[in-house]
Overview: A computed fold for a 77-nucleotide RNA from a Planctomycetota bacterium, annotated as transfer RNA. Rfam family: tRNA. Its family is annotated with triplet codon-amino acid adaptor activity in the Gene Ontology.
RNA sequence: GCGGUAGUAGCUCAAUUGGUUAGAGUACCGGCCUGUCGAGCCGGGGGUCGAGGGUUCAAGUCCCUUCUACCGCGCCA
Numbered sequence: 001g002c003g004g005u006a007g008u009a010g011c012u013c014a015a016u017u018g019g020u021u022a023g024a025g026u027a028c029c030g031g032c033c034u035g036u037c038g039a040g041c042c043g044g045g046g047g048u049c050g051a052g053g054g055u056u057c058a059a060g061u062c063c064c065u066u067c068u069a070c071c072g073c074g075c076c077a
Base pairs, nucleotide, nucleotide: 001073002072003071004070005069006068007067010026011025012024013023019057028044029043030042031041032040050066051065052064053063054062
């Protein structure tokens, strides 16, 4: 340099063929329970869907550019 895969909540991951307000577990905060802690139960906050642009009535999803990580190939030495 070329090709491929991945990037979504603090962390690990979903999201059907583009279609209702982007969710789950865990963590965090509050409450209940408990003699205390933990466990359990209930509730709550938390998102530029890596970045920018485009297509569309509508984009996490499609297209272009770009960044990062990993894998493969190639070039120089």